[in-house]
Molecule: c-di-GMP-I-GGC riboswitch aptamer
Organism: Actinomycetota bacterium
């Protein structure tokens, strides 16, 4: 440095409930655990989805780039 184990210690949290916000897409807090080796950061290119409708906005747990990280069997 690539990799990623029925390893260890810890992480993070889908649908789904309540609550608050937003026209909505959704977001944030609790609860919850489907699942995640970047399910961490970033909306710069796609895809997708909203809109008081063309201004613009979500969404990285949709894939791509880009930055950054914890552990260490095996190759």
């Nucleotide at each position: 440095a690539g990799c990623g184990a029925c390893a260890a210690a810890g992480g993070c949290a889908a649908a789904c409930c309540u609550g608050c916000g937003g026209c909505a897409a959704c977001g944030c807090a609790g609860g919850g655990g489907c699942g995640c080796a970047a399910a961490g950061c970033c909306a710069g290119g796609g895809g997708c989805c909203c809109u008081a409708c063309c201004g613009g906005g979500g969404u990285c747990g949709c894939c791509c780039a880009g930055c950054u990280a914890c552990c260490g069997a095996a190759c």